RNA sequence: ACUGCCGAGGGACAGCGGCGUAAGGGAGAGUAAUGCAUGGAUACCUGCCCUCGAGUCCGGGAUAGCUGCGGGAAACUGCAGGUAAUACCGGAUAAUAUCUCCGGAUCAAAGGUGUGAUUCCGCUCGAGGAGGGGUUCAUGUCCUAUUAGCUUGUUGGUGGGGUAACGGCCUACCAAGGCGACGAUGGGUACCGGGCGUGAGAGCGUGGCCCGGCUCACUGGGACUGAGACACUGCCCAGACACCUACGGGUGGCUGCAGUCGAGAAUCUUCGGCAAUGGACGAAAGUCUGACCGAGCGACGCCGCGUGCGGGAUGAAGGCCUUCGGGUUGUAAACCGCUGUCAAAGGGGAGGAAAUCACUUGGGGUCAUCCCCUUGUGUUGACCUAUCCUUGGAGGAAGGACGGGCUAAGUUCGUGCCAGCAGCCGCGGUAAGACGAACCGUCCAAACGUUAUUCGGAAUCACUGGGCUUAAAGGGUGCGUAGGCGGUCCAGCAAGUUGGGUGUGAAAUCCCUCGGCUCAACAGAGGAACUGCGCCCAAAACUGCUGGGCUAGAGGGAGGUAGAGGUGAGCGGAACUUGCGGUGGAGCGGUGAAAUGCGUUGAUAUCGCAAGGAACACCGGUUGCGAAAGCGGCUCACUGGACCUCUUCUGACGCUCAGGCACGAAAGCCAGGGGAGCGAACGGGAUUAGAUACCCCGGUAGUCCUGGCUGUAAACGAUGAGCACUAGGCUGGAGACUCCUCCAUAGGUUUCCGGUCGUAGCGAAAGCGUUAAGUGCUCCGCCUGGGGAGUAUGGUCGCAAGGCUGAAACUCAAAGGAAUUGACGGGGGCUCACACAAGCGGUGGAGGAUGUGGCUUAAUUCGAGCUACGCGAAGAACCUUAUCCUGGAUUUGACAUGUACGGAUUAACCCUGGGAAACCAGGGCCACGCCCUUUGGGUGGAACGUACACAGGUGCUGCAUGGCUGUCGUCAGCUCGUGUCGUGAGAUGUCGGGUUAAGUCCCUUAACGAGCGAAACCCUUGUCGCUAGUUGCCAGCGAGUAAUGUCGGGGACUCUAGCGAGACUGCCGGUGUUAAACCGGAGGAAGGUGGGGAUGACGUCAAGUCCUCAUGGCCUUUAUGUCCAGGGCUGCACACGUCCUACAAUGGUGCGUACAAAGGGAAGCGAACUCGCGAGAGCAAGCAAAUCCCAAAAAACGCGCCUCAGUUCGGAUUGCAGGCUGCAACUCGCCUGCAUGAAGCCGGAAUCGCUAGUAAUCGUAGGUCAGCAUACUACGGUGAAUGUGUUCCUGAGCCUUGUACACACCGCCCGUCAAGCCACGAAAGUGGGGGGUCGACGAAGUCGCCGAGCUAACCUUCGGGAAGCAAGCGCCGAAUCGAAACUCCGCGAUUGGGACUAAGUCGCAACAAGGUA
Repeated sequence: ACUGCCGAGGGACAGCGGCGUAAGGGAGAGUAAUGCAUGGAUACCUGCCCUCGAGUCCGGGAUAGCUGCGGGAAACUGCAGGUAAUACCGGAUAAUAUCUCCGGAUCAAAGGUGUGAUUCCGCUCGAGGAGGGGUUCAUGUCCUAUUAGCUUGUUGGUGGGGUAACGGCCUACCAAGGCGACGAUGGGUACCGGGCGUGAGAGCGUGGCCCGGCUCACUGGGACUGAGACACUGCCCAGACACCUACGGGUGGCUGCAGUCGAGAAUCUUCGGCAAUGGACGAAAGUCUGACCGAGCGACGCCGCGUGCGGGAUGAAGGCCUUCGGGUUGUAAACCGCUGUCAAAGGGGAGGAAAUCACUUGGGGUCAUCCCCUUGUGUUGACCUAUCCUUGGAGGAAGGACGGGCUAAGUUCGUGCCAGCAGCCGCGGUAAGACGAACCGUCCAAACGUUAUUCGGAAUCACUGGGCUUAAAGGGUGCGUAGGCGGUCCAGCAAGUUGGGUGUGAAAUCCCUCGGCUCAACAGAGGAACUGCGCCCAAAACUGCUGGGCUAGAGGGAGGUAGAGGUGAGCGGAACUUGCGGUGGAGCGGUGAAAUGCGUUGAUAUCGCAAGGAACACCGGUUGCGAAAGCGGCUCACUGGACCUCUUCUGACGCUCAGGCACGAAAGCCAGGGGAGCGAACGGGAUUAGAUACCCCGGUAGUCCUGGCUGUAAACGAUGAGCACUAGGCUGGAGACUCCUCCAUAGGUUUCCGGUCGUAGCGAAAGCGUUAAGUGCUCCGCCUGGGGAGUAUGGUCGCAAGGCUGAAACUCAAAGGAAUUGACGGGGGCUCACACAAGCGGUGGAGGAUGUGGCUUAAUUCGAGCUACGCGAAGAACCUUAUCCUGGAUUUGACAUGUACGGAUUAACCCUGGGAAACCAGGGCCACGCCCUUUGGGUGGAACGUACACAGGUGCUGCAUGGCUGUCGUCAGCUCGUGUCGUGAGAUGUCGGGUUAAGUCCCUUAACGAGCGAAACCCUUGUCGCUAGUUGCCAGCGAGUAAUGUCGGGGACUCUAGCGAGACUGCCGGUGUUAAACCGGAGGAAGGUGGGGAUGACGUCAAGUCCUCAUGGCCUUUAUGUCCAGGGCUGCACACGUCCUACAAUGGUGCGUACAAAGGGAAGCGAACUCGCGAGAGCAAGCAAAUCCCAAAAAACGCGCCUCAGUUCGGAUUGCAGGCUGCAACUCGCCUGCAUGAAGCCGGAAUCGCUAGUAAUCGUAGGUCAGCAUACUACGGUGAAUGUGUUCCUGAGCCUUGUACACACCGCCCGUCAAGCCACGAAAGUGGGGGGUCGACGAAGUCGCCGAGCUAACCUUCGGGAAGCAAGCGCCGAAUCGAAACUCCGCGAUUGGGACUAAGUCGCAACAAGGUA
């Protein structure tokens, strides 16, 4: 130095042994009871912990690790050798322990540390405790009866086994039980509780976090070990899945904490630490601990805080709105002054930590290694951080929803049933507070909304706390089982009940109080509460139970009464049909009208006879009987019930009734009869667009009887049964009693049954109302929006038809009741109107005029249903005249206002050129006011040009409007105040009886009054008077003329135009309610509103008009404006409306001749005269009008002609020639003359006007207008007929009635078919799931049998034995396989109905008498 060995210290690691791993942590699959909750019970067990008693003696044999040799890819494993223990075993000791036949028998232990242990840590036996567990009992614990029967170890017993322990827990035998309508069994769903959400409560919903219990650990089965498991991170087996493999074989189980993947609308970090609290082990240090403590992520929840505070009006700018003035955003901002929370950065820093640990001082517990107290020093923080200081500066920090109502908060624009919104109602189709945006506002706020869900409101499942006549809902009726409920007195019991006490009702939560974090959330302490359950004591009213009584409920008995109560049998007449016979002779029958049908083979009609079947007239009645269905000729037999009287008996015997049983109209079914009439189906005839109907002619089932089935009806009083109570009036049926004086009647009293009105009360109302729908009690049935649907499916019954039970998907925002007001009715009553009827004359037929539709066109401008259509239009050749058309022009404009600028002349006027004109271009020519006045200038208004604001629009919307108008309708209605009635809508008034033209008036009257309408007032006309007489008039007087009021005069008359009178049912008679009023009459010019006009209630028709005017909005702006020329509005196969003229003789035509009224007239009316056949022309007097003119009225009348004809009717059409107006008569005027001379001979269906000075007829005038009238508006002349009624048509008014209508009958609404879409049912079949049954196979494993193989401890006589193990066998037994059923779900050709869907088809079923109730 190396190596080996020994010892000490340190580090790493294995094995044996002990304890733990059954706790803690996770999850809610299963479980409807082997669970949980509450309260009891005990046939039981209990490691560690506490207390107490007793003990801890003597021995033995192995085996890991280790060493050696092997197998295997691995996982892992074999053989040999040898070793230790608090590992294992034997013996001893043995009671207060265990067994016991009471004699006895049986059962334990381990040591360690230390010099040293009865003493510290352990070990053994036993007793007790604490805590934990096992088992058991009672009560409670979801839905489903479309699950009604389940069960064989099932229920009990005996013996045995098994367990810690009772027990069919297991086994053998015996018995036949056990559970179930108080819901067994089955199916579905689900962990349970404390609690949580909500709610006034009762409840309803729920069981996430936290706490208690249960269950589970990849799926299924099994045991082992252990104090404890049939064990989350142990074992064995089977299965599925995944991984490794050398293919032989192995391995695994995050519903621990993180994390990954998948699925999904969606849910976090593979963090720090054992510092604290707690757990396991350990003597302890300590180790382990994804329990736990902390941090991270997430507005997921709760709580707190901040995002600034004060001043600041030119009320800035901007935005939005605007009535253009302004308002609002808004002291908001800017600006000035201030503060410093939170966040950020930097620096200090209490606390969570002490009963920790190490060392140490002193003392105590009798000694002690053990324990306690105490001193000092040191030590332990993962994470969080109160709080303080510093820095800087308003600096970094506000959103969301909503704004139609509910529901707080609105304007503008855009959009135009589009886009969109929407919780419900509902918004949006050109003025959207509802969509979108903006501004503004409202509500919340680090949130705000949405969605889902629960409770509430919801008395909308009603225990508290609902209903059932008509809204949904009384079983068709009775009997009756279970059940529920039950008269009166006494006694007892104490189950219910009541009072008191006591135990329990875990903690947390909730509530109250106090204190702790600056507050709060949060958390601490105390209290209350936990409404429940158990036990004890007491009471005995009520319920109950037991016993004993009673008679008022109920029933029996006796004597009477009424009845279409039931069943069976018999009998009767009328009618009907058929047959036979007689008479008779052409129809009958039937209907709205007909036809089919019957009839000369003799019908119908009529008489006689016969047969047959069915039903029973009158009586007959809101009469009777019956449980209901139902019952109707008479008699008999059998039979059920009710009522009255007596108050004799029983003594609660009662009421109701789930299931059950019985009855149960009509139709229908089966079998057999019967069949007159009627009569589904069917045939025929009609009707009809059709008519599978209504009507008619036939007619089979059926209707009838017997036996059986069906079991339903609007089986209704749409009203279950029973008992009691609560005003009456009237009335019917069946009885009894009774007063006056005997009898009788009437009357009175009373019982039962049947009606009607009505009080209180009830009811949504209608209504009910002692026969309740009132007030109570008892029992049963039933309801919970409409449709789908009394359907599907399942079950059950039935011969079938079908009955009973009986859903869902889906869909709608209603369906429904009662009453109100209207409207309507092929409902009723009353009444009115030229509504009809009675009349007269028309239209519809002809020709023409005119308007409309249609057609046409470049254009034929536009509007207008009855209530448009000779209407706007009281007058389209141009103009008018228009987005009418074609073409040409023009752009501040044809017209208005304002501003700015310009030049100073234009404009106007005249001339020229172009042009179709508008217009364009050119030329000529003057002016006006004011001021200074130097005679030139300034300035202003008008005007012109340029530019800008703006003009303009007969463009749209009459469905944005005003105004005006039509219509119902000059119909008699429409309303209000107060009062009254009604919950209310509303009613009353306003109805009723009369009456009227009238809601006119009268009477009655819960109404009394009033208003708008009616009437009256107004105008006109009819009579008279007064006043006044010019332009009107002229009786008398006078003058004059051929003649005329012509003149003087006059006011008498007419008339004019002003004022008055007159008529009011005033008078008489009658009727009538002593009314209103009506009828008749007198007088009167006029008589009942004298005639006519004006006058038009509340309202209806989104009536008409934006083209009279006005006007919102929209549109247009070199055009949709404006101007101009020409054309069109006038167009013509046709249809309609309104008129004119006719068709002729009551006429036409010629001649003669008479009488009006009302109007108009100056750019006018225009006389006379002349011309013209005439239209008209020429000339021209008079007249701004009672003066002059238009102006002749016509029909009428007189006298002729025409003589019934397409004419002497009729006048269209056309030709020619003229006249007038006008710038202009071609498109496109009127008139005249001559010529032409069409249709038409009185008009189909249908339809219009008119009731008196009307219809009809005849002319006249006017407005419009240059001209143009068959139209319109006025005027007068002549001048009828008919009706005095309300059946019908139309319209209207009032009352009443029905209604499913309310956009109001032009309403509403049903079903098939066709189309789209949705969900559901059936369906040959097909695919899967679930729990059972049976069978096969049978792993692991316990148990049992066996154990010839193997075996250290003990015994041994050394042979072996005892004991044990492996192997084997058996029972049981999971998975797997098979079979037959059950049940649930999916798919399914095809099929069925159902729901829904702006504008499809066919009809018209219902609502009115819905046109057939």